This is a predicted structure of a 501-nucleotide part of an RNA (small-subunit ribosomal RNA, 5' domain) from an uncultured bacterium.
The RNAcentral record of the full RNA draws on Greengenes.
Model confidence (mean pLDDT): 81 of 100.

Context: one part of a larger RNA
RNA sequence: ACGCUGGCGGCGUGCCUCAGACAUGCAAGUCGAACGAUUAAACUUCCCUUCGGGGAAGAUAUAAAGUGGCGCACGGGUGAGUAACACGUAAGUAAUCUGCCUUCGAGUGGGGAAUAACCCGGGGAAACCCGAGCUAAUACCGCAUAACGCAGCGGCAUCGCAAGAUGACAGUUGUUAAAGGAGCAAUCCGCUUGAAGAGGAGCUUGCGGCAGAUUAGCUAGUUGGUAAGGUAACGGCUUACCAAGGCUUCGAUCUGUAUCCGGUCUAAGAGGACGGUCGGACACACUGACACUGAAUAACGGGUCAGACUCCUACGGGAGGCAGCAGUCGGGAAUUUUGGGCAAUGGGCGAAAGCCUGACCCAGCAACGCCGCGUGAAGGAUGAAGUAUUUCGGUAUGUAAACUUCGAAAGAAUGGGAAGAAUAAAUGACGGUACCAUUUAUAAGCCCCGGCUAACUACGUGCCAGCAGCCGCGGUAAUACGUAGGGGGCAAGCGUUGUUC
Numbered sequence: 001a002c003g004c005u006g007g008c009g010g011c012g013u014g015c016c017u018c019a020g021a022c023a024u025g026c027a028a029g030u031c032g033a034a035c036g037a038u039u040a041a042a043c044u045u046c047c048c049u050u051c052g053g054g055g056a057a058g059a060u061a062u063a064a065a066g067u068g069g070c071g072c073a074c075g076g077g078u079g080a081g082u083a084a085c086a087c088g089u090a091a092g093u094a095a096u097c098u099g100c101c102u103u104c105g106a107g108u109g110g111g112g113a114a115u116a117a118c119c120c121g122g123g124g125a126a127a128c129c130c131g132a133g134c135u136a137a138u139a140c141c142g143c144a145u146a147a148c149g150c151a152g153c154g155g156c157a158u159c160g161c162a163a164g165a166u167g168a169c170a171g172u173u174g175u176u177a178a179a180g181g182a183g184c185a186a187u188c189c190g191c192u193u194g195a196a197g198a199g200g201a202g203c204u205u206g207c208g209g210c211a212g213a214u215u216a217g218c219u220a221g222u223u224g225g226u227a228a229g230g231u232a233a234c235g236g237c238u239u240a241c242c243a244a245g246g247c248u249u250c251g252a253u254c255u256g257u258a259u260c261c262g263g264u265c266u267a268a269g270a271g272g273a274c275g276g277u278c279g280g281a282c283a284c285a286c287u288g289a290c291a292c293u294g295a296a297u298a299a300c301g302g303g304u305c306a307g308a309c310u311c312c313u314a315c316g317g318g319a320g321g322c323a324g325c326a327g328u329c330g331g332g333a334a335u336u337u338u339g340g341g342c343a344a345u346g347g348g349c350g351a352a353a354g355c356c357u358g359a360c361c362c363a364g365c366a367a368c369g370c371c372g373c374g375u376g377a378a379g380g381a382u383g384a385a386g387u388a389u390u391u392c393g394g395u396a397u398g399u400a401a402a403c404u405u406c407g408a409a410a411g412a413a414u415g416g417g418a419a420g421a422a423u424a425a426a427u428g429a430c431g432g433u434a435c436c437a438u439u440u441a442u443a444a445g446c447c448c449c450g451g452c453u454a455a456c457u458a459c460g461u462g463c464c465a466g467c468a469g470c471c472g473c474g475g476u477a478a479u480a481c482g483u484a485g486g487g488g489g490c491a492a493g494c495g496u497u498g499u500u501c
Base pairs, nucleotide, nucleotide: 001496002495003494004493007373008372009371010370011369012368013366014365015331020329021328022327024326025325026324029070030069031068034067035066038061043058044057045056046055047054048053077284078283079282087208088207089206090205091204092203093202096201097200098199101197102196103195104194105193106192107191108190109143111141112140118133120131121130122129123128149175150174151173152172153171154169156167157166158165159164180189181188182187210256211255212254217247218246219245222244223243224242225241226240227239228238229237259281260280261279262278263274264273265272266271286307287306288305289304290303309320310319311318312317337363339362340361341360345359346357347356348355349354376406377405378404379403386397387396388395389394411440412439413438414437415436416435420430445490446489447488448487449486450471451470452469456485457484458483459482460481466473467472
């Protein structure tokens, strides 16, 4: 997975095939305590008033959009590629980077020019675009100041084979910064520049884990050097020049297959097989390439170009990417709901209130798996009836049933009703769920019975129909086919097929 059957609960698991194509909805936002702008109702003050009301400012508040900050590199999916420092393990980095977080220093002065939003005009079917004008900032750009930062020069000490590293230099020269916001205030949150830490990442190396020799030679940026460029950083990483090297029967190269591990299954163990769920690492995001932004991406729900495909079009041109959660078609032996909630745990933003979160927590479907429970227990012989069989006397089903007494797993009804919430208080999707009390009494099948292998008779059939894992059964008395009675095994499962040991 399939066939037959099917009462309940708990905990798990659920596209192994087409990394095939996808309608629809949701899955990454948040901050008004950075900024301009906007402001309905209600409030305060002032002005006008026909006494109905109207206007302005403030405070307050705010839907959609915009500038700006942080996040979007996490979390979630998949295993196509990859035989590789991809992974595992042990080291190195004297060759490196690090936003947010923690600790310790120092600083935060004074200016400038724009631009979106907005308004006006225009183009386009649309997507969207163009021009003119206005404006703000924690957006952008100068200036000042600055070291225990960085760079250059100089000698000294220690370590080191060396390359070099470290240290103190009251050495010296040059260079590099900032932004404000909230509050009555205190102060708090920020910003800049250093030092250290934590966590994270890059790079390098030893060793380890596969099949084929019906693959024996492979390699030109190839191997090394010099110089330059580039990078956070070493390096043919890239370029120019020079040399001719480098790998290989201890299996290079090529071909096939394959994400790797913690682990899982099996086994007395050694081993063998596997890598689904959970955890760690890697790779990928329609296919291929590329850079931008940023502390970090060559970025699943960002961008550009090319390609295939799908959709819209006024034919000029545009839009898209479920290997996120559901769901659809297709493929297939085969794999679920277009569900609820942010209550908990965790994450992003925010001073906070809070907002977002198909992560997650739950519910639904499926005997798909494991575990537990139930379908009654005790008594009951005229050994009833029925059925099967018979030597027609009986025998078997069989204490089985009826009957008597007792009991109550799940369901139903009624009543009560949680923990999970961390709090001073509030806050529960699940859920009126679990659980408790009272009443009530409704649930067994599947396979096998010749030997292996536990369990036998009758009838039908007559080498036919059929069975079969192996040996083999069946041609007129079949314990082997079919049916019935009886029996054996397992049991909400049983059997078959496939696969592993």